c-di-GMP-I riboswitch aptamer, 85 nucleotides, folded computationally.
[in-house]
RNA sequence: AACUGACAAGGGCAAACCUGUUGAAAGACAGGGACGCAAAACCAAGGGUCUAAAGUCAUCAUGACCAUGACAGCCGGUUGCCGUG
Numbered sequence: 001a002a003c004u005g006a007c008a009a010g011g012g013c014a015a016a017c018c019u020g021u022u023g024a025a026a027g028a029c030a031g032g033g034a035c036g037c038a039a040a041a042c043c044a045a046g047g048g049u050c051u052a053a054a055g056u057c058a059u060c061a062u063g064a065c066c067a068u069g070a071c072a073g074c075c076g077g078u079u080g081c082c083g084u085g
Stems, first nucleotide, its partner, number of pairs: 003085001004083002012037002017032006035073001041078003046075002048071003055065004
């Protein structure tokens, strides 16, 4: 330095769900709460997924398309603590 995650230390994060706020929604934020996580830290200019307000098209109702909105705890990329070999 690269690979690696047995045991351990100091710790860290926090799914579902509940409450409140926010948003058209997806979702986000705060508090509670822990399913899990060695990158559950960062990146939404790669892939993927979610939503569809505005817009466009069709329509009797309404429906279809669409990211300029989101998701990093889907894959991927970047950086990194401790320890074994």

Rfam family: c-di-GMP-I riboswitch aptamer. From the family's description: GEMM was predicted in a large-scale screen for bacterial structured RNA regulatory elements.